[in-house]
Molecule: transfer RNA
Organism: bacterium
């Protein structure tokens, strides 16, 4: 220095152009004497920009961080 890949909530993660799930884990309320647990309900998110698009988490490109190969 080439090249690939990953980048979504605190944490693991799903999502292949049309309102961003779930799981844990916060928060609050039930329930209990009290604690765990169970139950319900809410709070939080797409790495940064720039493009194409009617509409981008999702397609092109730039950069950042990590990971892997080659030299």
């Nucleotide at each position: 220095g080439c090249g690939g890949g990953a980048u979504u909530a605190g944490u693991u993660u799903a999502g292949u152009g049309g309102u961003a799930g779930a799981a844990c884990a916060g928060u609050u309320g039930c329930u209990u004497c009290c604690c765990a647990a169970g139950c319900a309900a809410u709070a939080g998110g797409c790495a940064g920009g720039a493009g194409u698009u009617c509409g981008a988490u999702u397609c092109u490109c730039c950069u950042a961080u990590c990971c892997c190969g080659c030299a």